[in-house]
RNA sequence: UUCUUCAGGGCGGGGUGUAAAUCCCCACUGGCGGUAUAGUCCGCGACCUGUUGCUUGCUUAAGCAGCGGCUGAAUCGGUGUAAUUCCGAUACCAACAGUUAUAGUCUGGAUGAGAGAAGAA
Numbered sequence: 001u002u003c004u005u006c007a008g009g010g011c012g013g014g015g016u017g018u019a020a021a022u023c024c025c026c027a028c029u030g031g032c033g034g035u036a037u038a039g040u041c042c043g044c045g046a047c048c049u050g051u052u053g054c055u056u057g058c059u060u061a062a063g064c065a066g067c068g069g070c071u072g073a074a075u076c077g078g079u080g081u082a083a084u085u086c087c088g089a090u091a092c093c094a095a096c097a098g099u100u101a102u103a104g105u106c107u108g109g110a111u112g113a114g115a116g117a118a119g120a121a
Stems, first nucleotide, its partner, number of pairs: 001121006012026004027105002029094002031044004039092002048069009074090005096108003
């Protein structure tokens, strides 16, 4: 450098109601790299978005590629050389569109994309 494969989890119970896996109480889940083992530190990806180029369409727009933007949330105590990562306790966070009723957990874009991981030449 090229190719191949892999690469996101979770609503169970109760309440109210015409109606809720969406509200309320309890429950449950945690991508990738770094670092003393991390959803909450540092960095990255996904979603959304601006712009440039190319291709298709030629009224609008769509796809791909490059460069940008946006991008949530933690404290206390303990152990230790070292941990906002372990142990204990108590908190907090989770794109967009859809829906008989408001969604981290349902459905959809997505049999997609991708940080990256492994292997082969």

Description:
This is a predicted structure of a 121-nucleotide RNA (FMN riboswitch aptamer (RFN element)) from a chicken gut metagenome.